[in-house]
Context: one part of a larger RNA
RNA sequence: UGGCGGGGGCCCGCACAAGCGGUGGAGCACGUGGUUUAAUUCGAUGCUAAGCGAAAAACCUUACCAAGACUUGACAUGUUAACUUAAGCCCGUACGAAAGUAUGUGGUGGUUCCGGGCUUGCCCGAAACAGUUAUCACAGGUGCUGCAUGGCUGUCGUCAGCUCGUGCCGUGAGGUGUCCGGUUAAGUCCGGUAACGAGCGCAACCCCUAUCUUUAGUUGCCAUCACUUCGGGUGGGCACUCUGAAGAGACUGCCAGCGACAAGCCGGAGGAAGGUGGGGACGACGUCAAGUCAUCAUGGCCCUUACGUCUUGGGCUACACACGUGCUACAAUGGCUAGUACAAUGGGUCGCGAACUCGCGAGAGAGAGCCAAUCCCAUCAAAGCUAGUCUCAGUUCAGAUUGCAGGCUGCAACUCGCCUGCAUGAAGUUGGAAUCGCUAGUAAUCGUGGAUCAGCAUUGCCACGGUGAAUACGUUCCCGGGCCUUGCACA
Numbered sequence: 001u002g003g004c005g006g007g008g009g010c011c012c013g014c015a016c017a018a019g020c021g022g023u024g025g026a027g028c029a030c031g032u033g034g035u036u037u038a039a040u041u042c043g044a045u046g047c048u049a050a051g052c053g054a055a056a057a058a059c060c061u062u063a064c065c066a067a068g069a070c071u072u073g074a075c076a077u078g079u080u081a082a083c084u085u086a087a088g089c090c091c092g093u094a095c096g097a098a099a100g101u102a103u104g105u106g107g108u109g110g111u112u113c114c115g116g117g118c119u120u121g122c123c124c125g126a127a128a129c130a131g132u133u134a135u136c137a138c139a140g141g142u143g144c145u146g147c148a149u150g151g152c153u154g155u156c157g158u159c160a161g162c163u164c165g166u167g168c169c170g171u172g173a174g175g176u177g178u179c180c181g182g183u184u185a186a187g188u189c190c191g192g193u194a195a196c197g198a199g200c201g202c203a204a205c206c207c208c209u210a211u212c213u214u215u216a217g218u219u220g221c222c223a224u225c226a227c228u229u230c231g232g233g234u235g236g237g238c239a240c241u242c243u244g245a246a247g248a249g250a251c252u253g254c255c256a257g258c259g260a261c262a263a264g265c266c267g268g269a270g271g272a273a274g275g276u277g278g279g280g281a282c283g284a285c286g287u288c289a290a291g292u293c294a295u296c297a298u299g300g301c302c303c304u305u306a307c308g309u310c311u312u313g314g315g316c317u318a319c320a321c322a323c324g325u326g327c328u329a330c331a332a333u334g335g336c337u338a339g340u341a342c343a344a345u346g347g348g349u350c351g352c353g354a355a356c357u358c359g360c361g362a363g364a365g366a367g368a369g370c371c372a373a374u375c376c377c378a379u380c381a382a383a384g385c386u387a388g389u390c391u392c393a394g395u396u397c398a399g400a401u402u403g404c405a406g407g408c409u410g411c412a413a414c415u416c417g418c419c420u421g422c423a424u425g426a427a428g429u430u431g432g433a434a435u436c437g438c439u440a441g442u443a444a445u446c447g448u449g450g451a452u453c454a455g456c457a458u459u460g461c462c463a464c465g466g467u468g469a470a471u472a473c474g475u476u477c478c479c480g481g482g483c484c485u486u487g488c489a490c491a
Base pairs, nucleotide, nucleotide: 001491002490003488004487005486007485008484009483010482011481012480013479015475016474019438020437021436022435023434026328027327028326029325030324031323032322033321034319035318042053043052064314065313066312067311068310069309070308073138077137078136080134081133082132083131084130088108089107090106091104092103093102094101095100111128112127114125115124116123117122140303141302143301144300145299149297150296151292152291153290154288156286161200162199163198164197165196166195167176168175169174179192180191181190182189206280207279208278209277211248212247213246214245215244216243217242220238225235226234227233251274254268255267257265258264330431334390335389336388337387338386339385340384346377347376348375351370352369356365357364358363397428402423403422404421405420406419407418408417444467445466446465447464448463449462450461
């Protein structure tokens, strides 16, 4: 100087407490361990791995396994030699699971430049380009090392810290500044002070959202006028809603009290919004030899008729079990039936696909319109509301599992896709020890959209809106953290 303490003081955080809802019990989904396997590819492993890389494993993907093939190679650049109806495109035949191997002077297509012949549109020669074969340099490797690395990322932690210059103090390591009093979300600010300043962080500048103004009107409006097959449908109009673009607005600015007359705190006015208005992006010096050589890049090592490449099939989907994350439930604040109301974000031309018809349905036929504020997905919702029924039961709860019959995508759904109908109806009656999330438009609950994508495992992820709580006395205790101080046999 740091680190540590079941030392002390001060202070924070859904850290505890106060509340609400879960997990742990059941079934299923997904991930992991283990086991199994020819292979179950690889990585991630307390918090900080485990619905993670993977925003889509039937083939492909794919890296794994079995079998069949190739060897200048699936891909790049170059050298040398030989050959060639240019290349390119299409069609065959034999073997084969395919890849491929062998083969057809099969069809189509017919390039540029130079020289020569000459019946001016054909022939010959040589070269270029390109291809094939052979050769050599080389390619190739998701092979190893994340403890050789770059880059990127997690974590402490959006915690308030981490440092420097000069000066001063100390023999020196180093200290001071960064301490003390107040204050703050904050090393935020004020005052004091051998310190005075400065940098990286904090805050602000950026984006979204809440209010208003201006501007613009193929969305919206009977607001106003007219027509109306009653639908902003039409004329008409930009008032309003909305959509963009430009601005305004919030700064403790104003008032009162407290305070050192400071910083600031508390209350109030005005205001759409009040003391950081709400949310996002943004992550200091560093820590964990944290993670990633399988995104990519890269040193070294290793393979080179194979650890490279192609193909078919299989596997990544196995299943006594253990763990994690979720979904659905166990019901009456509910299930079912009928009627009825109100969103927002998004996506669409290899696409979204309407009306209409068929089908109980998944869906099929049909193909309008739309490169989209115009058409479609999409009646744009569901919980909600109204009425009826069920009456506490393993049930009109719950839906696993299984059988049959279908639909869709796709060369192809056996291993191994999703969906529909009928039948079947399992466990489950609120979950031990323990443990997680959340402080407001939050939790809880309800549906909707999107990325990936032929299709789908999605209950995941990312977004969107609807309904919409309870509680916080307080900081003694648990966990993590910050500052000061003290002890130490630790560095």